Predicted 3D model of an 81-nucleotide RNA (c-di-GMP-I-GGC riboswitch aptamer) from Desulforhopalus singaporensis. The prediction has a mean pLDDT of 79. Lineage of the source: Bacteria > Pseudomonadati > Thermodesulfobacteriota > Desulfocapsaceae > Desulforhopalus.
RNA sequence: AAAGAAAAAGCCAAACUUGUCGACAGACAAGGACGGAAAGUUACGGGUCUUAAACGUAAAAAGAUAGCCGGACUGCCUUUG
Numbered sequence: 001a002a003a004g005a006a007a008a009a010g011c012c013a014a015a016c017u018u019g020u021c022g023a024c025a026g027a028c029a030a031g032g033a034c035g036g037a038a039a040g041u042u043a044c045g046g047g048u049c050u051u052a053a054a055c056g057u058a059a060a061a062a063g064a065u066a067g068c069c070g071g072a073c074u075g076c077c078u079u080u081g
Base pairs, nucleotide, nucleotide: 001080002079003078004077011036012035016031017030018029019028020027021026034067040073041072042071044070045069046068047065048064049063050062051061
């Protein structure tokens, strides 16, 4: 520098259960592992989901999702050169 076939020292943790928060989507903590090579960070573009308040009057607005895809930033391991 390139790549992610195999592997996993170390890492994350879906569904589900319990508790708390939230109007909701959902978030957080504990348990739990379906999976992940960025399942690390970021709502910038697209997608999807939600509708209390404000706004608005039917598609805007506000929010959620980074484990839907892309972009940006950063990083581990392995292999090859």